Description: The part of an RNA shown here (small-subunit ribosomal RNA, central domain) has 348 nucleotides and comes from an uncultured bacterium.
Context: one part of a larger RNA
RNA sequence: UUGGGCGUAAAGAGUAUGUAGGCGGCUGGAUAAGUCAGGCGUGUAAGCCCACGGCUUAACCGUGGAAUUGCGUUUGAAACUAUUCGGCUUGAGUGCAGGAGAGGAAGGCGGAAUUCCCAGUGUAGCGGUGAAAUGCAUUGAUAUUGGGAAGAACACCGGUGGCGAAGGCGGCCUUCUGGUCUGUUACUGACGCUGAGGUGCGAAAGCGUGGGGAGCAAACAGGAUUAGAUACCCUGGUAGUCCACGCCGUGAACGAUGAUAGCUAGCCGUCGGUGUGCAUGCAUAUCGGUGGCGCAGUUAACGCACUAAGUAGACCGCCUGGGGAGUACGGCCGCAAGGUUAAAACUC
Numbered sequence: 001u002u003g004g005g006c007g008u009a010a011a012g013a014g015u016a017u018g019u020a021g022g023c024g025g026c027u028g029g030a031u032a033a034g035u036c037a038g039g040c041g042u043g044u045a046a047g048c049c050c051a052c053g054g055c056u057u058a059a060c061c062g063u064g065g066a067a068u069u070g071c072g073u074u075u076g077a078a079a080c081u082a083u084u085c086g087g088c089u090u091g092a093g094u095g096c097a098g099g100a101g102a103g104g105a106a107g108g109c110g111g112a113a114u115u116c117c118c119a120g121u122g123u124a125g126c127g128g129u130g131a132a133a134u135g136c137a138u139u140g141a142u143a144u145u146g147g148g149a150a151g152a153a154c155a156c157c158g159g160u161g162g163c164g165a166a167g168g169c170g171g172c173c174u175u176c177u178g179g180u181c182u183g184u185u186a187c188u189g190a191c192g193c194u195g196a197g198g199u200g201c202g203a204a205a206g207c208g209u210g211g212g213g214a215g216c217a218a219a220c221a222g223g224a225u226u227a228g229a230u231a232c233c234c235u236g237g238u239a240g241u242c243c244a245c246g247c248c249g250u251g252a253a254c255g256a257u258g259a260u261a262g263c264u265a266g267c268c269g270u271c272g273g274u275g276u277g278c279a280u281g282c283a284u285a286u287c288g289g290u291g292g293c294g295c296a297g298u299u300a301a302c303g304c305a306c307u308a309a310g311u312a313g314a315c316c317g318c319c320u321g322g323g324g325a326g327u328a329c330g331g332c333c334g335c336a337a338g339g340u341u342a343a344a345a346c347u348c
Base pairs, nucleotide, nucleotide: 003320004319005318006317007302008301012316014201015200016199017198021194022193023192025088026087027086028085029084030083031082033081034080035077036076037075038074039073040072041071042070049065050064051063052062053061054060091191092188093187094186095184096183097182098181099180103177104176105175106174107173108172109171110154114150115149116148117147118146119145120144121143125136126135162169163168206247207246208245209244210243211242215241216240220236221235222234223233258315260313262311263310266293267292268291269290270289271288272287273286274285275284276283277282278281297304298303321348322347323346330341331340332339333338
C1' cells in the first nucleotide's frame, strides 16, 4: 500500500462552526469535456506469445503474424457524469399561529442553615471516638433567648423528568438573548450533506492581577492507631474553593458507539404538541423527544435491535503485535505547569 476493521479485543477527534475538496432531489432543451463506437496516423528494434523455417536435435538463429491495453487526429452516439438555459416541490430554508424548558448573559431580591461579634439567662463541663487524647471552658464555654455581621450553597418540589453541540445547567423576580417542537401549507425554489487546514466553545485542578473568605479543605501541625503509620480516625489549619478580567486546553471530555439522509415486526411507560370521540379524565390517531422489553437480522460472545451494534449510500477522523512510549529530538502553543504533533535503537 492493498485488504480488513474502530460499543467491550488496536482504533470515533471533547464539541461545534465552516474554507478548500468530495458527494448531491424530480423534469425538459442545448453542448459534447468525461464516456462509448468506427476510421486514419503513430506506438523503433530486440524480448514475451503464435505459425513456419535453418544448424543431426536442443539451446540459439531467421521470416511472418499477433500483441504493444497508449497517445494524437477525425466522423459519429447522447443513456449516465459534467457544463449551460428553463421548469418543479418532496430535501433545505422563510413566514404566520401557538407550546414546553435548571439553555445562555446581566441586575435585583429572599428564607433556612453555618460561623463570628454584642447583650441576657445559667453553671461545670463541652467536644470527639471503636475506645481515647490533642482541643475549647470559671477571663464563664457547651446549652438557650434577643440583636448584629459575613460569605457560600439553594432543602421540599425533584422524577431512567426537562434544556443544551459538548463541557454543562436547579431559590424567586426583571431585562436582554440562542436553540427547539407542533399546527398551517402562505413564500423561496436544491439554496443541500460532509468537511483536510482554520476558528469558536470547552469540567475539575492549576497560573497571572485585583478583590473576597462563612463553611469545607490539599500542604502543614498536633492527638490517636500501629512493629512502623510520612495513611485510614480525631482536633486545628493555609493555598484553593467564591467574584472580575486574562491564561491553560486537558479528563473513564463515556452511549468507551463521528455527523448526515433512506429502508426494515411488535408490546409497555414517560415528557412536549395537535386532531377526533365520549366530555373530570379516558380512548383513539399523529408528529417530536426520552426510557424498558422483544422478532427478523447481526455479533467472537456479551449484547444491539426504528434512539441499531440490522440493511444499503456519500463524507470526515482513526487502527495495523506487546514493551520502549504518548516518551526522546525538532517544530508550534503556553507566564509556568505543561499541551500538541511524534519517532528510533533495543527487547519479547
Model confidence (mean pLDDT): 88 of 100.